[in-house]
RNA sequence: GGGCUAAUAGCUCAGUUGGUUAGAGCGCUGCCCUGAUAAGGCAGAGGUCGGAGGUUCAAAUCCCCCUUGGCCCACCA
Numbered sequence: 001g002g003g004c005u006a007a008u009a010g011c012u013c014a015g016u017u018g019g020u021u022a023g024a025g026c027g028c029u030g031c032c033c034u035g036a037u038a039a040g041g042c043a044g045a046g047g048u049c050g051g052a053g054g055u056u057c058a059a060a061u062c063c064c065c066c067u068u069g070g071c072c073c074a075c076c077a
């Protein structure tokens, strides 16, 4: 330098070909339960989907550029 791939909640991930309101598990908070704790039950908070731009009536999803991580190839020394 070239190619592939990943980036979504605190963590691990899903998100179907553009269209319900962006979700799950774990974790966190409150309440119930208990003598108390754990477990269990109920409820809740937490994100503008890595960043900028574009296409579109509509973008996490499509296009371009950039950033970071991983893998492969090439080149130089």
Base pairs, nucleotide, nucleotide: 001073002072003071004070005069006068007067010026011025012024013023019057028044029043030042031041032040050066051065053063054062
Transfer RNA from a Candidatus Wallbacteria bacterium, 77 nucleotides, folded computationally. Model confidence (mean pLDDT): 80 of 100. The sequence is in RNAcentral, with records from ENA.